[in-house]
RNA sequence: ACGGGUGUAGCUCAGUUGGUAGAGCAGUGGACUCCAAAUCCACGUGCCCCGGGUUCAAGUCCUGGCACCCGUGCCA
Numbered sequence: 001a002c003g004g005g006u007g008u009a010g011c012u013c014a015g016u017u018g019g020u021a022g023a024g025c026a027g028u029g030g031a032c033u034c035c036a037a038a039u040c041c042a043c044g045u046g047c048c049c050c051g052g053g054u055u056c057a058a059g060u061c062c063u064g065g066c067a068c069c070c071g072u073g074c075c076a
Base pairs, nucleotide, nucleotide: 001072002071003070004069005068006067007066010025011024012023013022019056027043028042029041030040031039049065050064051063052062053061
C1' cells in the first nucleotide's frame, strides 16, 4: 500500500425483513447467615466507534474517516 473481517452495557456477545436495543457474567441493593461464601429476589440514565446522507423511521442501507485483527506485498 492492497484485500478481507471486527467495532452494540464494566467484560463476553446476540440483535430477523429498517419499526425505535437485549442476554450471560460482573456490579449495586435486599433476603438468608453469628459473619462471609453459595443460593434466592430486585435493579440498565448505552454518544450502538466518529461525521455526513437516504427514509415517516437507521445498530441495520449508502458515503467519508478512525481504531483493532488476519492475509498479501513494498522500502529499509
Transfer RNA from Halothermothrix sp., 76 nucleotides, folded computationally.
Model confidence (mean pLDDT): 82 of 100.
Lineage of the source: Bacteria > Bacillati > Clostridia > Halothermotrichaceae > Halothermothrix.
It matches the Rfam family "tRNA". It is annotated as a transfer RNA.